A computed fold for a 75-nucleotide RNA from a Bacteroidota bacterium, annotated as transfer RNA.
The organism belongs to Bacteroidota, within Bacteria.
It matches the Rfam family "tRNA". It is annotated as a transfer RNA.
Its mean pLDDT, the model's own confidence on a scale to 100, is 82.
[in-house]
RNA sequence: GGCUCCGUAGUACAAUGGAUAGUAUUUCAGAUUCCGAUUCUGAAGAUGCAGGUUCGAUUCCUGCCGGGGCUACCA
Numbered sequence: 001g002g003c004u005c006c007g008u009a010g011u012a013c014a015a016u017g018g019a020u021a022g023u024a025u026u027u028c029a030g031a032u033u034c035c036g037a038u039u040c041u042g043a044a045g046a047u048g049c050a051g052g053u054u055c056g057a058u059u060c061c062u063g064c065c066g067g068g069g070c071u072a073c074c075a
Base pairs, nucleotide, nucleotide: 001071002070003069004068005067006066007065010025011024012023013022018055026044027043028042029041030040031039048064049063050062051061052060
């Protein structure tokens, strides 16, 4: 250099061309308790960046950025 896979809450993972992006954990508040732990309830929190296609993109396409894998060249 070429090919390929990936990038989503603080963390680990889902999701599908469609309506409000979900689960666990985390944090905060409340309930429970003599206090705490556990448990329960509620809330907060995310699609790497820029374009394109489309009525509609997290999903498809292009480029860039970052990470993993394979491979070629040089020496």